[in-house]
Predicted 3D model of a 138-nucleotide RNA (FMN riboswitch aptamer (RFN element)) from Phytoactinopolyspora alkaliphila. It matches the Rfam family "FMN riboswitch aptamer (RFN element)". Rfam links the family to the GO term FMN binding. From the family's description: The RFN element is a highly conserved domain that is found frequently in the 5'-untranslated regions of prokaryotic mRNAs that encode for flavin mononucleotide (FMN) biosynthesis and transport proteins. Model confidence (mean pLDDT): 79 of 100. The model forms 94% of the base pairs in the Rfam consensus.
RNA sequence: ACGUGUGCUCCGGGGUCGGUGAAAUUCCGAGCCGGCGGUGACAGUCCGCGACCCGGCUGCCGUCAAGACGAGGUGGCCGGUUGAACCGGUGGAAUUCCGGUACCGACGGUGAAAGUCCGGAUGGGAGGCAGCACACAC
Numbered sequence: 001a002c003g004u005g006u007g008c009u010c011c012g013g014g015g016u017c018g019g020u021g022a023a024a025u026u027c028c029g030a031g032c033c034g035g036c037g038g039u040g041a042c043a044g045u046c047c048g049c050g051a052c053c054c055g056g057c058u059g060c061c062g063u064c065a066a067g068a069c070g071a072g073g074u075g076g077c078c079g080g081u082u083g084a085a086c087c088g089g090u091g092g093a094a095u096u097c098c099g100g101u102a103c104c105g106a107c108g109g110u111g112a113a114a115g116u117c118c119g120g121a122u123g124g125g126a127g128g129c130a131g132c133a134c135a136c137a138c
Stems, first nucleotide, its partner, number of pairs: 003136007010128002016030004032115001033105002035049004044103002053080009062069002085101005107119003
């Protein structure tokens, strides 16, 4: 140096110009963005994961004189749901590269409908030959 284990830390991009309007960064035109692992070769659209949402069970808080309860708060586990791509070219190999033309984007809020604004979130979290510390092994 490499390896194994434990703990901690870190890690998401994008609303710009014009138009309409009483009102829009939400509509219309043009433009802008793309988490993580996998893959014969580099992926928003393939196969999966995470996040959001829904359901069940359950711990704690809470309520109650108690038995108990499931209105409320906060965790855990299990399950469900979960968007969108084709054509041509190169090649041994690409729905991943190149060319062309398309398409997609949780929930709540809002003077008017949001991938981009505000909020839950100074949260959660996949994954990482990432960083630090300690231990073990060699």

Record summary:
Lineage of the source: Bacteria > Bacillati > Actinomycetes > Jiangellales > Phytoactinopolyspora.